Predicted 3D model of a 106-nucleotide RNA (TPP riboswitch aptamer (THI element)) from a Deltaproteobacteria bacterium.
Its mean pLDDT, the model's own confidence on a scale to 100, is 76.
Its Rfam family is "TPP riboswitch aptamer (THI element)". About the family: Vitamin B(1) in its active form thiamin pyrophosphate (TPP) is an essential coenzyme that is synthesised by coupling of pyrimidine and thiazole moieties in bacteria.

């Protein structure tokens, strides 16, 4: 007297597929829970806010090539590739910890 990490704070980014319309099922951190408005004969759809979850430049959370290629399965970004591609949202906040360690000096 650092770094890594794990939790919390503040701020911010982000998706909701599939069988199937519904029950219920599959992958998933999560697969639209609540309210509000539109829209409708009813389911269904869409915009807005909250909420859970998950990422925030060490960045594959998510987005774009993509009506993309292999494989798989009842069926989907289910799994792999494209991915050393293009993009993509932080803070000289705080506790733990590291740390009976190491390294300096005495």
């Nucleotide at each position: 007297a650092a770094a890594u990490a794990a939790c919390c704070c503040u701020a911010g980014g982000g998706g909701a597929g599939c069988c199937u319309g519904a029950c219920g099922g599959c992958u998933g951190a999560g697969a639209g829970u609540u309210c509000c408005g539109a829209g409708c004969g009813c389911a269904a759809u869409c915009g807005g806010a909250a909420g859970a979850c998950c990422c925030u430049u060490c960045g594959a959370a998510c987005c774009u090539g993509a009506u993309c290629c292999g494989g798989u399965c009842a069926a989907u970004g289910c799994c792999g590739g494209c991915g050393u591609a293009g993009g993509a949202a932080a803070g000289c906040g705080g506790u733990u910890g590291g740390a009976c360690a190491u390294g300096a000096u005495u």